[in-house]
Molecule: TPP riboswitch aptamer (THI element)
Organism: Deinococcus gobiensis
RNA sequence: GCGCGUCACCGGGGGUGCCCUUUGCGGGCUGAGACAUACCCCAGGAACCUGAUCCGGGUCAUUCCGGCGGAGGGAGCGUGACCGGGCCGGCCG
Numbered sequence: 001g002c003g004c005g006u007c008a009c010c011g012g013g014g015g016u017g018c019c020c021u022u023u024g025c026g027g028g029c030u031g032a033g034a035c036a037u038a039c040c041c042c043a044g045g046a047a048c049c050u051g052a053u054c055c056g057g058g059u060c061a062u063u064c065c066g067g068c069g070g071a072g073g074g075a076g077c078g079u080g081a082c083c084g085g086g087c088c089g090g091c092c093g
Base pairs, nucleotide, nucleotide: 001087002086003083004085005082006081007080008079009078010076011042012041013040014039016036017029018028019027020026048073049072050071054067055066056065057064
């Protein structure tokens, strides 16, 4: 010095299902998150959507698990700071 990296800021993208029910602002399941001022993701893109009223397994039941599948699509290759690690260059010995 770079920006691999870390942090901050601004901006953007995304999901919200299943079972019980006395229908309540209740209980249970999975999950980061099931409407939370929260959570996840932003190109090294499995956040999320499509295929899909899909296939297999399991469950009281489900987008519960696996397959499909590194298939197709998908939101900043933003701004700033830092300099421990990384890379590049220079100087001194």